[in-house]
RNA sequence: CAGAACAUUUCAGCGCCUGGCCCCGCAAGGGGUGACGAGGAAGAGGGAGUAUCGAACCUUCGGCGGAUGCCCUCUCGGUUCCCACGAUCGUGACGGAGCGGAUCAAAGCCACCGGGCAACCGGUGCUACAAAGCCCGCUCCGACGUGGGGU
Numbered sequence: 001c002a003g004a005a006c007a008u009u010u011c012a013g014c015g016c017c018u019g020g021c022c023c024c025g026c027a028a029g030g031g032g033u034g035a036c037g038a039g040g041a042a043g044a045g046g047g048a049g050u051a052u053c054g055a056a057c058c059u060u061c062g063g064c065g066g067a068u069g070c071c072c073u074c075u076c077g078g079u080u081c082c083c084a085c086g087a088u089c090g091u092g093a094c095g096g097a098g099c100g101g102a103u104c105a106a107a108g109c110c111a112c113c114g115g116g117c118a119a120c121c122g123g124u125g126c127u128a129c130a131a132a133g134c135c136c137g138c139u140c141c142g143a144c145g146u147g148g149g150g151u
Base pairs, nucleotide, nucleotide: 014065015064016063017062019061020033021032022031023030024029036054037053038052042075043074044073045072046071047070076090077089078088079087081149082148083147084146085145094142095141096140097139098138099137100136101135110125111124112123113122114121115120
């Protein structure tokens, strides 16, 4: 340096439970439930607090913590060949609006298997259905600066 095997990590609808609800138990007590995916991260610090979208619906109720969102500061980086400042953005590194196009879910339902006395939990198969956003195209609006240097 390369290869192989094994283990761990990935998770942010994520973690938790003093309420509620449910199960077991005469009781004491013990147990269960408590967000379904899509989307979202340059790094650090701080702040505020119902952090985007839909699916389902009988609690996805209620609460605590956290969180890729928002705001501020700094750092790094892109925006002209270079530098400084400013502005703006985040490596796919101009922003906004409108229209069109493309792309896209899981839970659930049903069937079955495993665990549990049960509430319930895990899994397999079948298979239906989103929205936002990103992306592509067109149109419109705004920005693409100032100074210096190099060629």
This is a predicted structure of a 151-nucleotide RNA (glmS glucosamine-6-phosphate activated ribozyme aptamer) from a bacterium. Rfam family: glmS glucosamine-6-phosphate activated ribozyme aptamer. By type it is a riboswitch. Rfam describes the family as follows. This entry contains a glucosamine-6-phosphate activated ribozyme that is found in the mRNA for GlmS. GlmS is an enzyme that uses fructose-6-phosphate and glutamine to generate glucosamine-6-phosphate. The ribozyme catalyses self cleavage of the glmS mRNA that is thought to regulate GlmS activity.